[in-house]
RNA sequence: AGAGUUGGCCGAGCAGUCGCUGUUUUAUCGAUAGAUAAGAUGGAGGAAAGUCCGGGCUCCACUGGGCAAGGUGCCAGGUAACACCUGGGAGGCGUGAGCCUACGGAAAGUGCCGCAGAAAAUAGACCGCCCAGCCCCUGAUGCAAUGUGUCAGGGGCUGGGUAAGGGUGAAAAGGUGCGGUAAGAGCGCACCGCGCUUGCUGGUAACAGCAGUGGCAGGGUAAACCCCACCUGGAGCAAGAUCAAAUAGAGGAGCAGACGCGUGGUCCGCGCGGCUCCUGGGUAGAUUGCUUGAGCCGUUAGGCGACUGACGGCCCAGAUGAAUGGCUGUUCUAGACAGAACCCGGCUUACAGGCCAACUCUUUUU
RNA sequence: GUCCCGGUAGCUCAGCAGGAUAGAGCAACAGUUUCCUAAACUGUAGGCCAGGGGUUCGAAUCCCUUCCGGGACGCCA
Numbered sequence: 001a002g003a004g005u006u007g008g009c010c011g012a013g014c015a016g017u018c019g020c021u022g023u024u025u026u027a028u029c030g031a032u033a034g035a036u037a038a039g040a041u042g043g044a045g046g047a048a049a050g051u052c053c054g055g056g057c058u059c060c061a062c063u064g065g066g067c068a069a070g071g072u073g074c075c076a077g078g079u080a081a082c083a084c085c086u087g088g089g090a091g092g093c094g095u096g097a098g099c100c101u102a103c104g105g106a107a108a109g110u111g112c113c114g115c116a117g118a119a120a121a122u123a124g125a126c127c128g129c130c131c132a133g134c135c136c137c138u139g140a141u142g143c144a145a146u147g148u149g150u151c152a153g154g155g156g157c158u159g160g161g162u163a164a165g166g167g168u169g170a171a172a173a174g175g176u177g178c179g180g181u182a183a184g185a186g187c188g189c190a191c192c193g194c195g196c197u198u199g200c201u202g203g204u205a206a207c208a209g210c211a212g213u214g215g216c217a218g219g220g221u222a223a224a225c226c227c228c229a230c231c232u233g234g235a236g237c238a239a240g241a242u243c244a245a246a247u248a249g250a251g252g253a254g255c256a257g258a259c260g261c262g263u264g265g266u267c268c269g270c271g272c273g274g275c276u277c278c279u280g281g282g283u284a285g286a287u288u289g290c291u292u293g294a295g296c297c298g299u300u301a302g303g304c305g306a307c308u309g310a311c312g313g314c315c316c317a318g319a320u321g322a323a324u325g326g327c328u329g330u331u332c333u334a335g336a337c338a339g340a341a342c343c344c345g346g347c348u349u350a351c352a353g354g355c356c357a358a359c360u361c362u363u364u365u366u
Numbered sequence: 367g368u369c370c371c372g373g374u375a376g377c378u379c380a381g382c383a384g385g386a387u388a389g390a391g392c393a394a395c396a397g398u399u400u401c402c403u404a405a406a407c408u409g410u411a412g413g414c415c416a417g418g419g420g421u422u423c424g425a426a427u428c429c430c431u432u433c434c435g436g437g438a439c440g441c442c443a
Base pairs, nucleotide, nucleotide: 001362002361003360004359005358006357007356008355009354010353012331013330014329015328016327017326018325020043021042022041023040024039025038026037027036028035029034045337049348050347052346053345054344055343056342057236058235059234060233064268065267066266067265069232070231071230072229073228074088075087076086077085078084089103090101091100092099093098104227105226109225110224111221112220113219126166127165128162129161130160131159132158133157134156135155136154137153138152139151140150141149142148143147174192175191176190177189178188179187193216194214195213196212197211199210200209201208202207240288241287242286243285250279251278252277253276254275255274259273260272261271262270281442282441283440295314296313297312298311299310300309301308302307332335367439368438369437370436371435372434373433376392377391378390379389385423394410395409396408397407398406416432417431418430419429420428
């Protein structure tokens, strides 16, 4: 200098002016509630988004149990909890810094594996290789010679052996080498791979290393059913509470004690006694829930870290047709994705550009 | 705001407990028939199954994640 990895931060700034909205002070009006004016002060995000997970909060059921259903899935820790995070193990990728992983079980059982191929899971003989028998042909040779016997070679048929080789496939029942064999084969041996041991050592554990042992044991698929371990009651702020307004407390259908409902799978149990659906009607208001919270900042202590404890300081949107904006000036790199709606912790996705720290590789110079 | 459903040819839909060329009807195009048109008959083209990633030998189908579209939900009785 170039290329890259990881982590963190910012995401237009400043000034003036005119508005919108919450809180609060003062003044005026008002019996109160409150209204108006002036002043002070707060006013979107890192994702407010998707609503994909997990909680708080609220209501229903709470005396549980069975069967279902769903989720998670290496180990340890963090946390209110998690499918999140941290650290570690194993496997894979990268020259490297580093990155990725739905990473339990296929010897519990069931299912599936199209086409091709001989055979696709109780293995399998198409070609090839080998053995035996029979038949045919050729050559050599013996003899009693156009026949017959022996030997060698070739071809065909039949029966058997063989999974080394060919070929098919995504996948063909450990791999390489040597021995062995009629030909072959873990058939035997060496190395590698694999399984097993409540073996030893290290580690909390996953696991790793070593030793012993077994010729080797049956491919894949569990994001197919399933098995194992653990977890999960349901609904959601349009939850829920208080007040007000309104009236046609209606009509029809269905079920009805062996029934229905009680919040949403079902059975038993418990409580209640009418319930469900359709049509029609009325009302479409106010207050609360509502923002002080697993909160933020700083110091310090523990921990590799996620995180936790102690002390001190701070209050930082709360709307409900729904505020956070417009204009002017100026600076620069000319401004991306995008707008709270009960609240948090995560994940995922979108994002112009800029800054900081640590580290890696290549080239050059010293 | 909360909770659900769907996306396959120009249109309407099948196929979705994985199996290779993804079907059907209407529409389109060409031909036959007719004096011409319609109808009828015959044939043809048209899809990367909303986008991306993963599992698998193999994905429209299973899983994850984005995008787009649609629906339901107050109180009284």